[in-house]
RNA sequence: AGAGUAGGUCGGGUAGCGGCUCCUUUGCUUGCAGGGGAGAGGAAAGUCCGGACUUCACAGGGCACGGUGCCCAACGAGCGCUCGCGCAAGUUGGGGCGGGGCGACCCGACGGAAAGUGCAACAGAAACAAACCGCCUCGGCUUGCCGGGGUAAGGGUGAAAUCGUGAGGUAAGAGCUCACGCCGAUUCGUCGUAAGGCGGUCGGGGGCAAACCCCACCGGAAGCAAGACCAAAUAGGGAGGAGAUGACGCUGCCCGCCGAUCCUCCGGGUUGGUCGCGCAGAUAAAUCGCUGCACAAAUACAGAAUCCGGCUUAUAGACCGACUCUCACU
Numbered sequence: 001a002g003a004g005u006a007g008g009u010c011g012g013g014u015a016g017c018g019g020c021u022c023c024u025u026u027g028c029u030u031g032c033a034g035g036g037g038a039g040a041g042g043a044a045a046g047u048c049c050g051g052a053c054u055u056c057a058c059a060g061g062g063c064a065c066g067g068u069g070c071c072c073a074a075c076g077a078g079c080g081c082u083c084g085c086g087c088a089a090g091u092u093g094g095g096g097c098g099g100g101g102c103g104a105c106c107c108g109a110c111g112g113a114a115a116g117u118g119c120a121a122c123a124g125a126a127a128c129a130a131a132c133c134g135c136c137u138c139g140g141c142u143u144g145c146c147g148g149g150g151u152a153a154g155g156g157u158g159a160a161a162u163c164g165u166g167a168g169g170u171a172a173g174a175g176c177u178c179a180c181g182c183c184g185a186u187u188c189g190u191c192g193u194a195a196g197g198c199g200g201u202c203g204g205g206g207g208c209a210a211a212c213c214c215c216a217c218c219g220g221a222a223g224c225a226a227g228a229c230c231a232a233a234u235a236g237g238g239a240g241g242a243g244a245u246g247a248c249g250c251u252g253c254c255c256g257c258c259g260a261u262c263c264u265c266c267g268g269g270u271u272g273g274u275c276g277c278g279c280a281g282a283u284a285a286a287u288c289g290c291u292g293c294a295c296a297a298a299u300a301c302a303g304a305a306u307c308c309g310g311c312u313u314a315u316a317g318a319c320c321g322a323c324u325c326u327c328a329c330u
Stems, first nucleotide, its partner, number of pairs: 001326005007320004013293006020039009041301001045312002048310005053223004060255004065219005070095006078087004096110001097108004111214002116212002118208002129162001132155002134151008163181006182205001183203004188199004227275004237266006249257001
């Protein structure tokens, strides 16, 4: 100098003028004027996961459904109790295993494919059942073709073709046998807190579980339009249907429990306020605009709606320090 890898911070500053929302204070003409104070984000977003809070019956159980999924430690919105332990979406650090990169470093939903079902575009004969070319063998004849059988080493197709290499073996071959290697299992030995490593023994093995599924653990449902209170209105009006052979009810289903109302349509009335709700904040909803200055420039994604903790996605540009590789010079 060039190329790169991880991490953090900011994402506008300042001055003047003008405006918006809320709170507070002073004045009066009671809704205006003056003063003071506060007023979006790192993601407020997607609503994916967890929690608080609220209601549903302080009656539960099962199924379904959903979430999580290598190990150790620390943290974690919160929750539980026997009060110092346990649970918890996840985060960070370290480690194991598998994969990628020369390297800094990165990626892994990382339990199970050897329980079952299913799937694999195109190509290919065939994507766990076979056999296109080939190889071997038998038969036939027109002697280089046809037919039967065996085989899966070689070719071809493909992202992937029955574990790889070598040897034995055979008519040709094949984990058919053997050695080494890969993989799987292991109530064995050893090291490690553990995941797991190494060795032994056994097995004989394609891939996909962010396909169904199986295993382990956890989870009641619905959500602030939750819901609580006050006020207003009113006639329980008409029609149809369900219901003690059990409606409604904890809200998918079943059992259990409870025990008399419930559902739909038509017509009429009311349709306001306070709380929930926050030192931003409610109501279709304020949080801004112009100009000057400095800078290369002010140009990104984007606007709170009950709150909190995570995850994911979007993001112009600026700054900070750390590390790796290559080249050149000293």

The RNA shown here (Bacterial RNase P class A) has 330 nucleotides and comes from Fimbriimonas ginsengisoli Gsoil 348. Model confidence (mean pLDDT): 76 of 100. Rfam family: Bacterial RNase P class A. It is annotated as a ribozyme. Taxonomically the source falls in Fimbriimonas ginsengisoli (Bacteria, Bacillati, Fimbriimonadaceae, Fimbriimonas).